The RNA shown here (transfer RNA) has 81 nucleotides and comes from Candidatus Kaiserbacteria bacterium RIFCSPLOWO2_01_FULL_54_13. The prediction has a mean pLDDT of 81. Lineage of the source: Bacteria > Bacteria candidate phyla > Candidatus Kaiseribacteriota. Rfam family: tRNA. By type it is a transfer RNA. Rfam links the family to the GO term triplet codon-amino acid adaptor activity.
This record gives sequence, C1' cells and structure tokens, in this order.
RNA sequence: GGGCGAGUGGCGGAAUGGUAUACGCGCGUGGCUUAGGACCACGUCCCGAAAGGGAUGAGAGUUCGAUUCUCUCCUCGCCCA
Repeated sequence: GGGCGAGUGGCGGAAUGGUAUACGCGCGUGGCUUAGGACCACGUCCCGAAAGGGAUGAGAGUUCGAUUCUCUCCUCGCCCA
C1' cells in the first nucleotide's frame, strides 16, 4: 500500500429501516439471615423544575424515520503484498 471484519450503558451482548440499550453480569435500596452467601422485589445513560432534548467510534448523505443503507475519516483485529 491492497482486501476483509469489528466499534452499542460500568462489563458482556441483542436489535428486519419503525419505542436505542432486550437479555445477562455488575451496582444501589429493601426483604430474608445471628451475620453473610444464595434467593426474592424494586431501581440503575446524560441535560432539564417541567415540557422536552441528547446519546450506538467521529462527521456528512439518503429517508417521514438510520445501530441498520451510502460516503469520508479514526481506532482495533485478521489476511495479502
């Protein structure tokens, strides 16, 4: 230099162009326990008083609507030279 793949809450990881973060782990509060573990219930992105807005590596495009399609770039991995 060329080809291919990946990037989503604290972590893992889903999502056919139609409620972004299902589900699990972790964490918080409570229950249970002599105490803990296990188990059970509820909660757990950000801004805002609210209404509402933002957020899937960054930016742009297509679309009524983009994690998903297109383009450029960044980072990581594999292969070729």